[in-house]
A computed fold for a 1519-nucleotide RNA from Binatia bacterium (SeqCode), annotated as small-subunit ribosomal RNA. NCBI's taxonomy places the organism under Bacteria, Bacteria candidate phyla, Candidatus Binatota, Binatia (SeqCode). It matches the Rfam family "Bacterial small subunit ribosomal RNA". Gene Ontology terms of the family: structural constituent of ribosome and ribosome. The RNAcentral record of the sequence draws on ENA.
RNA sequence: ACAAUGGAGAGUUUGAUCCUGGCUCAGGAUGAACGCUAGCGGCAGGCCUAAUACAUGCAAGUCGAGGGGCAAUCCCGAUUUAUCGGGACUAGACCGGCGGACGGGUGCGUAACGCGUAUGUAACCUGCCCACUACAGGGGGACAGCCCGUGGAAACAUGGAUUAAUACCCCAUAAAGCAGGGACCACGCAUGUGGUUAUUUGCUAAAGCCGAGGCGGUAGUGGAUGGGCAUGCGUCUGAUUAGCUAGUUGGCGGGGCAACGGCCCACCAAGGCGACGAUCAGUAGGGGGUCUGAGAGGAUGGUCCCCCACACUGGCACUGAGAUACGGGCCAGACUCCUACGGGAGGCAGCAGUAGGGAAUAUUGGUCAAUGGGCGGUAGCCUGAACCAGCCAUGCCGCGUGCAGGAAGACGGCCUUCUGGGUUGUAAACUGCUUUUGGACGGGGGUAAAAGGGCCAUGCGUGGCCGCUUGCAAGUACCGUUCGAAUAAGCACCGGCUAACUCCGUGCCAGCAGCCGCGGUAAUACGGAGGGUGCAAGCGUUGUCCGGAUUUAUUGGGUUUAAAGGGUGCGUAGGCGGGAGAUUAAGUCAGCGGUGAAAUUCCCCGGCUCAACCGGGGCCGUGCCAUUGAUACUGGUUUCCUUGAGUUCAGACGAGGUGGGCGGAAUUUACGGUGUAGCGGUGAAAUGCAUAGAUACCGUAAAGAACUCCGAUAGCGUAGGCAGCCCACUAGCCUGGCACUGACGCUGAGGCACGAAAGCAUGGGGAUCGAACAGGAUUAGAUACCCUGGUAGUCCAUGCCGUAAACGAUGAUCACUCGCUGUUGGCUAAACAUUGUCAGCGGCCAAGCGAAAGCGUUAAGUGAUCCACCUGGGGAGUACGUCCGCAAGGAUGAAACUCAAAGGAAUUGACGGGGGUCCGCACAAGCGGUGGAGCAUGUGGUUUAAUUCGAUGAUACGCGAGGAACCUUACCUGGGCUCGAAUGGUGCAUGACGUACCGGGAGACCGGUAUUCCUUCGGGCAUGUGCCAAGGUGCUGCAUGGCUGUCGUCAGCUCGUGCCGUGAGGUGUUGGGUUAAGUCCCGCAACGAGCGCAACCCCUAUGUUUAGUUGCCAUCACGUAAAGGUGGGGACUCUAGACAGACUGCCUACGCAAGUAGAGAGGAAGGAGGGGACGACGUCAAGUCAUCAUGGCCCUUACGCCCAGGGCUACACACGUGCUACAAUGGCGCAUACAGAGGGUAGCUACGCGGCGACGCGGUGCCAAUCUCAAAAAGUGCGUCUCAGUUCGGAUCGGGGUCUGCAACUCGACCCCGUGAAGUUGGAAUCGCUAGUAAUCGCGCAUCAGCAAUGGCGCGGUGAAUACGUUCCCGGACCUUGUACACACCGCCCGUCAAGCCAUGGGAGUUGGGAGGACCUGAAGGCAGUAGCCGCGAGGCGCUGUUUAGGGUAAAACCAGUGACUGGGGCUAAGUCGUAACAAGGUAGCCGUACCGGAAGGUGUGGCUGGAACACCUCCUUU
Repeated sequence: ACAAUGGAGAGUUUGAUCCUGGCUCAGGAUGAACGCUAGCGGCAGGCCUAAUACAUGCAAGUCGAGGGGCAAUCCCGAUUUAUCGGGACUAGACCGGCGGACGGGUGCGUAACGCGUAUGUAACCUGCCCACUACAGGGGGACAGCCCGUGGAAACAUGGAUUAAUACCCCAUAAAGCAGGGACCACGCAUGUGGUUAUUUGCUAAAGCCGAGGCGGUAGUGGAUGGGCAUGCGUCUGAUUAGCUAGUUGGCGGGGCAACGGCCCACCAAGGCGACGAUCAGUAGGGGGUCUGAGAGGAUGGUCCCCCACACUGGCACUGAGAUACGGGCCAGACUCCUACGGGAGGCAGCAGUAGGGAAUAUUGGUCAAUGGGCGGUAGCCUGAACCAGCCAUGCCGCGUGCAGGAAGACGGCCUUCUGGGUUGUAAACUGCUUUUGGACGGGGGUAAAAGGGCCAUGCGUGGCCGCUUGCAAGUACCGUUCGAAUAAGCACCGGCUAACUCCGUGCCAGCAGCCGCGGUAAUACGGAGGGUGCAAGCGUUGUCCGGAUUUAUUGGGUUUAAAGGGUGCGUAGGCGGGAGAUUAAGUCAGCGGUGAAAUUCCCCGGCUCAACCGGGGCCGUGCCAUUGAUACUGGUUUCCUUGAGUUCAGACGAGGUGGGCGGAAUUUACGGUGUAGCGGUGAAAUGCAUAGAUACCGUAAAGAACUCCGAUAGCGUAGGCAGCCCACUAGCCUGGCACUGACGCUGAGGCACGAAAGCAUGGGGAUCGAACAGGAUUAGAUACCCUGGUAGUCCAUGCCGUAAACGAUGAUCACUCGCUGUUGGCUAAACAUUGUCAGCGGCCAAGCGAAAGCGUUAAGUGAUCCACCUGGGGAGUACGUCCGCAAGGAUGAAACUCAAAGGAAUUGACGGGGGUCCGCACAAGCGGUGGAGCAUGUGGUUUAAUUCGAUGAUACGCGAGGAACCUUACCUGGGCUCGAAUGGUGCAUGACGUACCGGGAGACCGGUAUUCCUUCGGGCAUGUGCCAAGGUGCUGCAUGGCUGUCGUCAGCUCGUGCCGUGAGGUGUUGGGUUAAGUCCCGCAACGAGCGCAACCCCUAUGUUUAGUUGCCAUCACGUAAAGGUGGGGACUCUAGACAGACUGCCUACGCAAGUAGAGAGGAAGGAGGGGACGACGUCAAGUCAUCAUGGCCCUUACGCCCAGGGCUACACACGUGCUACAAUGGCGCAUACAGAGGGUAGCUACGCGGCGACGCGGUGCCAAUCUCAAAAAGUGCGUCUCAGUUCGGAUCGGGGUCUGCAACUCGACCCCGUGAAGUUGGAAUCGCUAGUAAUCGCGCAUCAGCAAUGGCGCGGUGAAUACGUUCCCGGACCUUGUACACACCGCCCGUCAAGCCAUGGGAGUUGGGAGGACCUGAAGGCAGUAGCCGCGAGGCGCUGUUUAGGGUAAAACCAGUGACUGGGGCUAAGUCGUAACAAGGUAGCCGUACCGGAAGGUGUGGCUGGAACACCUCCUUU
C1' cells in the first nucleotide's frame, strides 16, 4: 500500500488414560400452540388441518350523447270525486356498445420449457392508447321490447301481430391491404426476408350521436403495451424401477392454426430415448427471497412482488382483440335445496359469516375521502380492489410501574454454633421531590399543494394564475392547564453442563429428568418455605429448521488392529497420462457491451419526539449472453524424439502348470509258517480281538493313498496354491547385449476367467484316516473331551458350487526420502579374495508418520493417478424383491423397534485348574490331641409370660462375662411413682428431713403417733411445690469418635527433584548377588528422603562392683533333740541398682563386595543367644451406640423410676471349646525329696482341742524377703492289685451333713456313707507343636459373701521325637505372561425353555386405493359428409360417420390395511436347565463348510493367530 471485519465449546463409554464414535446441551429463528401472568402505545401478522360442506348479505357493471319505448310521480283538461285523455320527466325491463379474460382467492394438479436465466421469432397476434395516410355514397329485410294469446306449481317455454338503431344484410368506391404472376435492387446461418415498379389479375370497408365545443365509424402503416410459440443451461428422492417407444422417430403431400410443428390425416422409411439414469414409482407449485451458517453450504417458499395452475369433479366448445372463461354456457357425475312428483335450482379456493376438522388462526364493521379499476363527452354510477376501524401479547420496537434521603440496621419471616448472631435490608415506615402513563378541562394541524371549471404560457412532457365543492378514519395524533405516588410485576430456574443454597417434609414411596442421573431416614436433584439467579409485560414448555456436527469432509474425514481394500487376475467404457516444434483458440484469463424487475440484505442521508416502521440515493447481485483480445497450462489437429512400454538375441533360475510312465518304505488285508495265552487300550478301565490259535516274528501276494531324509529363518506362482524320480508339452521371471517400434502407457465401473476345504451330480476307486452312527468309559447328567469300531467322505475323471481369519486383517501403478546386517538368482575385473550393481526373500533402525501398539526404500513416510469400501451398537448380512445355483446356498440388501453406548490401543491392579524365584508347623517327618463316651461350658434350634442383648467362615461359639440364688438385670408377670432414683441453678412455702413406734401390705409404698434444726441473723441445711437443665441398656456401628480383631511381625507402602511417556503412568522400588528383612553390596536416568525392618526399652542366661534386712551362714563364738535359733560376718547363695560382655571382632575356605560355610579358636552366651512390649500405607461400610463419648431420630403418668416374684440355669435335638477316662509307663496304701510366682486386717491364720470329714471352738503371729496361705505334685522307696468293665472309670441317684448368705425350692459349693452309668483308644474328617518346645505334673492369682473355675491369666517341676526335602494342599512375597475381570474369579458371561410387553416377516384369504392396457357402450361438443326440412340469402335444423368424458365386463400387475395360524427379534423382577466364551476358561480360540444334538454347542475337513505354555483323570453353583 492493497485485501479482509471472520470461525469459542461442554457433558456422557474407563478404576484411571489416549483415541475412535454416537447421543445430549448451551445459540439463532418461527404464520406457531399450550401453561402461568398482564399497564400503555406504534408498526406488522393472523385456517399451516377438510381444494370439507355452506344459511344470509355484499363482491361487475356502465352508457338515454346508439335505439325503440314507458310504470310510478308531476302538470293541464275532462268527468257520475270509482276514472279517462293529453303533456313533461324518467325508473325497471329490452335491442345495441364497451367491460365481465382486469382486480380478488387458493396451491388441487404439475418433476414439466411449469419455473429461473439467456436467446430466437426471417414462424406470430395485439381491443382500449399514440402518430400518420385515406375514406364514410346508396339500399334492404329482420329480431327483442311493447300488444294479444297458450302451456306450466315453478323455472320458464311457445304461437300470432307490429317495430327502431352505432344490431344485421346487399350494392357502390377501392389501395400503400390480402391472394396469385412478371421485372429489378439489397440483405441474411438455411428455409428466406426487406424494398422498388404510375406492371398485371382477382377480392374486401364504414355509423352515427349531442347541449355544436366535441365524441365516435371504416381501411392501412408505424409505435407503445400485452401476449403466443421455439431453443441452450439449471431445477427433489428411489436401480430392491433397466430397458422404454406404433403417431412412436423421420420424410413427402395435405388439413388446421394468429403462427411453427405428428398438432391432425394419407402414404413411405425404421427409426427415436437410455447407465451423463430412459421408463416407472414416490414427493412437490417455481422464482425474487426468508432462516441459519465465518463461509461453502443446509433448510425453507407464510405475509409482499413476478410467473404458472385451478375455480364442486370430469369433458367440451361458443362468444370475443384476448378465455377453453371463479361470481358465462352445454353434457356427464357426486352432493344439497324447491316441487303440485310432471320437473326445476345451485356451486364462498371473492369479503364477512356458519358448521365440521383441529393444538390452533379474527368483524355477517365503516367509506368510496384518498390510491387504483370499469363504463360514460361530463356530472356521475359501480368497486368486500383499496383506505380505515374492530378482535388477538402472534411477533418486532418504544414507554411506564417512580426519584432522592432515611439504621433503632424496626416488626414479621427464614437460618443458626441459640438469646448471641446472620439474612431479607435502605428494603419498609418516615421526610422531600417529580408527573411519563392515568383522570378532568380546553385547544387542535395535516392527510386536499387535489382533480374536475376558467384564463395564460408551451413544439411535446408540462407549468403558472383565479375561484367553488368534497374527510370514512375522528375531535384521532399532537399541544396546553390541572389532580395525585397516585392506576400498573410477573414467570422460569438454583446437582454438573449453567448464573443462583439453606431449612423442613417424604423415605427406590410420592415424584423429577435435555444428557449424565437423583429418591432405599441427615436429598443444595422430589414437595413446601426463606433466600438467591436470569429475563421482564412477559416468562417458561412443546413442535419444527439451521448451527454447534470437520457427524457425508469442495472448502474439510477416513479404510493394519477402532466402521471401512473387492479372494485374485485379464480387460470394455470412463478417468489420468513422457520430451520437442507448429497451428487452432474449446477449456482458461483479461477488457468492454447487454441483462441480472421492484421490494428485501448492506452503506449513507432523511421522515414519524427515539426505535420498530417508512422514504430517497448508492453499492451489491459471485450468473447468463454477446464482443474484442491474450496463448503459459489443459484440450483438438499435425510433424518429430527416445527415456515410459514393447519386440529381438544370449545365458541362467525355480515344489509354476498339464499329461504320461516308473520307484521304494510304511499301513491294512489275504494266504502259508513259527508259536501260546493273552493282545489291545487308558489317568484307571471297559467295550473290542483271541484256544475256531489272536498279539508277536518270518515269508509270499494284493490294494489304495501319501512321498521319510534333503528341508531352510529357502524357492516358484496373480491369488487359491505347489514337494519321490523320469519324459513330453507349456507359462513366467531375472540378468547381460546389439538393433528395432515410437507413448503403443497407468488404472479400471459393468463384463469375462481363475478360485482352499467342505458340499452336490454321474461313473470309477476304497489302503489309511474318519463327520453321522453304535458300543465302552467318565460324569449329578455327558447327545462331549478318552477308548473300540465305523458310513458318507477323504482318491480319480467329468460337470457344478464360488465361499474362508481367501490375512501382510495393509488395492494397483509411478517418483522421491539416512544406514547396518543375513540370504536366493544373475552380472562385474584372470579368479570361488574383494568390490560394485540388478531383481527377489528376511531382521534391526535415522528422519518422518501413528491414538498407541507399531510402520519405517517390501512404508502405515512425502507426493501423483485410478478403482473399491466406511459413517454409533443391536435388530442383521436378517426380511422382502430380484439375479445365480440340481440342492446346500451365494450375490445384492432394508425397515420398524431398542440402547448410551458398542469399540481400538495402552496403564495400574486383581485374578488364572499361566510360568519363574522365595518364605511360613503350609506340606512332608514326628509327638500328642479333637471327631466316639460321661460330664462342664458356649452356640444354634426349639420351647416359654420371659427364656434380655450383642458376637456368626477364617477373624462368632469356656466370646463381651476377671463370678446371673436376691442384687447384678437390661427380660417377663404383678403392685406402685410422675420434677421423677442421682446432681446443679432459681422463686415461693415450711421447719423440718430423718429417726423411733403403731397399723395395712409380698415389698415398694401408704396412713397415723412421738420427737423436733444450726446461725455470726446475712444466711446455711433439708423437705414440699413451681420453673430451667431430667431420664432412656429405646433405634441407627451403613452418620461418628475412641478402642479392637484380621491379612501380618508379612516386607512392604510412599514422597521430593530429575528423566521417559500426548496421557493414565513409569523410572527410583527393576536387574545380578545376599538376607529373617526394600537387610546389605554391585550395576543402572536416576539422586535423595519418609513411614515400616533392625536398633534404642523390659525379662532372662555370665561376670564385676556397690549395698547387706526381714534374706544368707564359709570362718569364730554361744546354743538346741534338731534348727542362722543367738552374737557376729559380707565370703557364698540371694536380693536390686550400676556396669561389663557378642561386633562375623579373630582364623580357614569361597566371593569384586555384601556375605556365606566351618561340632574352628576364645567365650557363660555365636552369627537376631531365648522371650516380651512394639503392628507401615491400607483391606474387610469387619466388631462395638450394651464400657464410655457423640450427630440425628424416637418415648415423656412412660420405651423413665421403685418393688416382689419369676426368667437369663428350660430340653426331642445339632455344633464348637474343654475336663475326666477307658487303665499296669497304671490304680491304691504307707514312707519320703526338691520349686517358683503370688495373696493376706470385714484378711491369711501357726498351734491346741472336737468332728471320719466339710468344718467348728479356742488361740498366736503378721499390713508381711520377718507371720501365714503352704501340703507342691509328678518323682523316689516299700507293699498290693494281674488284665477283669476290674481295687480301671467316676456319671447318675438315695441318705446324712458343713459353710457362705436376709434367703441355697426353682438355682450354690463342699464333706461323709451308699449307689457305681457310658466308656476297652474312637468313621469320614480335622487341630496344635521345631526345644527347655510338645507332652506331662502340680502351685498361685483376679473376679468374689459364697460359687457352678474342668474357664482365664500367671508360676515353676520332669522333659522328648522329627524335619529327606519343597512335587503337592493352604497362606504370603517379588518378577513375568494372558484377560472380555475393576463390586476386581464368591468376577464376567452364552443359548434353549417358561411369563409379560412391543414392533416386525410369512400366511388360506379378505378389504381398499391409484395407474395402465384389452373389449363393449357412449352424452355434450368439435370435425367430415348430406339426397330430407326451414330460410330471399348468408346459413341453420335433422340424419350418418368419426373422436371423446363417463359407464360396464374380464384378466394381470403394483401399493396399503386386515387375517386363524406361524417365524424369528427387542425389552423386562433375583424364574428353569446347563457352562459354551473371557486365564492354557479347565478339550486353545476363531473362520468357511458338512453332519449331529434340550440348549449353549459337539465332531469331521481345510485355513488363521487375533493362542498360552513346556506339563499328569474329570466336574458343578452363588454375592